[in-house]
Molecule: transfer RNA
Organism: Thermoleophilaceae bacterium
RNA sequence: GGGGCAGUAGCUCAGUUGGUAGAGCGGCGGUCUCCAAAACCGUAGGCCGGGGGUUCGAGUCCUCCCUGCCCCGCCA
Numbered sequence: 001g002g003g004g005c006a007g008u009a010g011c012u013c014a015g016u017u018g019g020u021a022g023a024g025c026g027g028c029g030g031u032c033u034c035c036a037a038a039a040c041c042g043u044a045g046g047c048c049g050g051g052g053g054u055u056c057g058a059g060u061c062c063u064c065c066c067u068g069c070c071c072c073g074c075c076a
Base pairs, nucleotide, nucleotide: 001072002071003070004069005068006067007066010025011024012023013022019056027043028042029041030040031039049065050064051063052062053061
């Protein structure tokens, strides 16, 4: 330098044909218990990596950039 994959909640990850952003775990509150754990109920938490574009509408399509991983190549 070229190519591929990934980036969505604190963590791990879904998200269908472009049409209301979700789950598990974790956090917080409650029930239960002598207390705690477990279980159950409830609840908060999001610039969908960043900019731009297309569209009535973008996590999803196009483009540029950033970060991580992998492959190939170049120099030494």